[in-house]
The prediction has a mean pLDDT of 82.
The part of an RNA shown here (large-subunit ribosomal RNA, domain II) has 701 nucleotides and comes from Candidatus Bilamarchaeum sp.
It matches the Rfam family "Archaeal large subunit ribosomal RNA". The literature on the family includes a 2002 paper in BMC Bioinformatics by Cannone et al., "The comparative RNA web (CRW) site: an online database of comparative sequence and structure information for ribosomal, intron, and other RNAs".
Context: one part of a larger RNA
RNA sequence: GCCAGGGAGUUACGUGAUGUGGCGAGACGAGAUUCGAAGCGAAAGCGAGUGCCCGCAGCCUUCGGGUGAGGGGCGUCGUCUUAACCGGCGAUCAGUCACAUUGCGUAGAUUCGAAGCCAUUGUGAUCUACGCCUGGGCAGGGCGAAGUCAACCUGACGGUUGAUGGAGGCCCGCAACUAGUGGUGGUAUAUUCCCCUUAGGUGACCUGGGUGUAGGGGUGAUAGUCCUGUCGAACAUGGCAAUAGCGAAUUCCCUCUGAAGUGUGUCUCAGCACAGCGUCUCUGGAGAUCGAUAUAGGGGUAGAGCACUGAUUAGGCGGAGCGGCUCCGAAAGGUGUCACCACCUUCUCAAACUCCGAAUACUAUAUCAUCAUAGAAGGAGGCAGUGGAGGGCCCGGAGUAAGUCUGGGUUCUUUUACGGGUUCGACCGUACGUGAGGCUAAGGGCCCCAAAUGCUGGUUAAGUGUGAAUCCACAAAGAGUCUCUAUUCGAAAACAGCCGGGAGGUAGGCUCAGAAGCAGCCAUCCUCUAAACAACGCGUAAUAGCGGACCGGUCUAGAGUGCAGAUUCUGAAAAUUCACGGGGCUAAACCAGCUUCCGAUACCUCACCAGCGCCAAAAGCGUCUGAUUAAGGGGGCGAACGGGUUGCGCCGAAGAUAGGCGGUGACGUCUAUUGGAGCGGCCUGUUAUGAACAUCCUGGU
Numbered sequence: 001g002c003c004a005g006g007g008a009g010u011u012a013c014g015u016g017a018u019g020u021g022g023c024g025a026g027a028c029g030a031g032a033u034u035c036g037a038a039g040c041g042a043a044a045g046c047g048a049g050u051g052c053c054c055g056c057a058g059c060c061u062u063c064g065g066g067u068g069a070g071g072g073g074c075g076u077c078g079u080c081u082u083a084a085c086c087g088g089c090g091a092u093c094a095g096u097c098a099c100a101u102u103g104c105g106u107a108g109a110u111u112c113g114a115a116g117c118c119a120u121u122g123u124g125a126u127c128u129a130c131g132c133c134u135g136g137g138c139a140g141g142g143c144g145a146a147g148u149c150a151a152c153c154u155g156a157c158g159g160u161u162g163a164u165g166g167a168g169g170c171c172c173g174c175a176a177c178u179a180g181u182g183g184u185g186g187u188a189u190a191u192u193c194c195c196c197u198u199a200g201g202u203g204a205c206c207u208g209g210g211u212g213u214a215g216g217g218g219u220g221a222u223a224g225u226c227c228u229g230u231c232g233a234a235c236a237u238g239g240c241a242a243u244a245g246c247g248a249a250u251u252c253c254c255u256c257u258g259a260a261g262u263g264u265g266u267c268u269c270a271g272c273a274c275a276g277c278g279u280c281u282c283u284g285g286a287g288a289u290c291g292a293u294a295u296a297g298g299g300g301u302a303g304a305g306c307a308c309u310g311a312u313u314a315g316g317c318g319g320a321g322c323g324g325c326u327c328c329g330a331a332a333g334g335u336g337u338c339a340c341c342a343c344c345u346u347c348u349c350a351a352a353c354u355c356c357g358a359a360u361a362c363u364a365u366a367u368c369a370u371c372a373u374a375g376a377a378g379g380a381g382g383c384a385g386u387g388g389a390g391g392g393c394c395c396g397g398a399g400u401a402a403g404u405c406u407g408g409g410u411u412c413u414u415u416u417a418c419g420g421g422u423u424c425g426a427c428c429g430u431a432c433g434u435g436a437g438g439c440u441a442a443g444g445g446c447c448c449c450a451a452a453u454g455c456u457g458g459u460u461a462a463g464u465g466u467g468a469a470u471c472c473a474c475a476a477a478g479a480g481u482c483u484c485u486a487u488u489c490g491a492a493a494a495c496a497g498c499c500g501g502g503a504g505g506u507a508g509g510c511u512c513a514g515a516a517g518c519a520g521c522c523a524u525c526c527u528c529u530a531a532a533c534a535a536c537g538c539g540u541a542a543u544a545g546c547g548g549a550c551c552g553g554u555c556u557a558g559a560g561u562g563c564a565g566a567u568u569c570u571g572a573a574a575a576u577u578c579a580c581g582g583g584g585c586u587a588a589a590c591c592a593g594c595u596u597c598c599g600a601u602a603c604c605u606c607a608c609c610a611g612c613g614c615c616a617a618a619a620g621c622g623u624c625u626g627a628u629u630a631a632g633g634g635g636g637c638g639a640a641c642g643g644g645u646u647g648c649g650c651c652g653a654a655g656a657u658a659g660g661c662g663g664u665g666a667c668g669u670c671u672a673u674u675g676g677a678g679c680g681g682c683c684u685g686u687u688a689u690g691a692a693c694a695u696c697c698u699g700g701u
Base pairs, nucleotide, nucleotide: 001701002700003699004698005697006696011107012106013105014104015103016102017101018100019099020098021097022096023095026035027034039046040045051074052073053072054071058067059066060065076091077090078089079088080087110249111248112247113246117239118238119237121236122235123234129213130212131211132210133209134208135207136206137205138203140172141171142170143168147164148163149162150161151160152159153158177200178199179198182196183195185194186193215231217227218226252636253635254634255633256632257631262275263274264273265272266271276386277385278383279382280381281380282379283378287371288370289369291368292367293366294365295364296363297362303356304354305353309350310349311348314345315344316343318341319340323338324337325336327334328333389413390412391411392410393409394408395407396406397405398404418429419428420427433608434607435606436605437604438603443598444597445596446583447582448581452595454594455593456592457591458590459589465585466584477570478569479568480567481566482565483564485562486561487560488559489558497554498553499552500551501550503527504526505525508522509521510520533548536547537546538545609626610625611624612622613621614620637690639687640686641685642684643683644682645681646680647679648678655674656673657672658671659670660669661668662667
């Protein structure tokens, strides 16, 4: 891991609600008592005489209406407050007991799970810490303290040298023994063992045996160390089923409805209480509404604007002449400018500016629509769950930004399948009983792959593209092509090409070594012409020379420029494979238009199932309904045992194996084989009553 068996909302008491039954102004109980039949008031205390109107269901009806339990309104009465009014509570009559179901409370309270706390309960110093008693152990080598002796020196104290001597928490040391530094070696369930390396090795040394100290206690050369693999308070047992707002688990079926992740409070933020939202029952008795249109309202957002507040560019005019700078002056004083104030023109802004001002939204009314006497709206009560949310779009705040954080609105996911988007919780389409047939949506129609290699007119040559959006990152700048539009030139011949001319005064004057169209400065005229610059560029030391402007000829029909739009290329770098889903495509790409087809659980049609309604019920009928997590309601299946009743069985019970049939399902039944003695149906009662999961428990494998 698998299989089998076991395994979790129980019981008692109290209490709320619902249902059923008994009795009933009483009920239960032997009774005391309890609940009910009277309330109001803090208390003293006082203490309830069925009257009127509307009206649902029902009943009656001559269809006009009448009556009308329950219901609503107004009175009246009791009491409290009060000077009084208003007002609060109550009365105009239904309870109580039992059982069943379902909640809540107190108890372990659905099951399992702590770390911990306490004990006037015990067990431990065979591990280890320290002490005490009594034993044992330490190869070999080295250094050579004090003391002593001799010789020599010395006035004395003493000194020097040489021996002797053998001290030491001394030295070396793979002897024993002890430790455990590095290898972060190997190995191991465990700081276990092994190997190499390393430290101590006559001492505060190592070690055997015996003995003592005990749990808030010991012991401690102090590390909160150690006290039997357990220590910031040992272990065993008990209190004990401690407590757990936390985690996991919680066992058969079908059916109807179907949420919330919000508000307020909280030693509260992982939880609760109340409200909100769900469900079920009762009540109620006529209107209700997230829709559309119109009308009438109020508004100060988007936008816009500068009339106010505040910010802000440039200019003009005038003022005061106090401030800074500057100039004139010996000084007094004066000029100019900047700054300042007012006005005018002008550029640009605002969440906390507004002379203005939408769309939406909101409120009311009317009409339409939808729902409603087959009972809506509203009201009361039983039972909940929820109170961590998240995505898209719109509008804010924070942030460089984020699959970011934080708000408001709406919708979706969560609780939702199906079709499309390659894949894909919330994007698009659309919501689901079972089985068929058809038609569409989104999206598609070359092949994978259902459906036109359809039609018309353009664009693209980049494999651009073949990507609804989200997402796929992309800019400045440069280059190609197409289209629209405006304008200029052009058969009196344009534009481009080719052929020819492109002159004279003059080398203009000045400057300069030189300056001749062309280093620089000034001027830039006249003539002849079809036209030709006192010269646009190259060039020379300066000339020369070569083009250009400008003119003619040839040729022939368009040529040039500006604004705008479309499209392509470069700019453009990432790690397995180039990456439209792929193949591939020059359309099977893009733009504009047309027709047709495919395509879903949507829509239409038929049958059936279930629910709901009409209905006494069945049958029948219906423009009805059918997704679903948490949760609420309803109806069933199976197991064990008891009571009643009725059956089966050695001509074969239960159980087992295999198969058939029935039922939406839990499940039921039949046949064959096996098995060899007990077992069912129906009505009813009672439950230690249903397993796939809890690192569940026990056993097997």
The source organism's lineage runs through Archaea, Nanobdellati, Microcaldota, Candidatus Anstonellales and Candidatus Bilamarchaeum.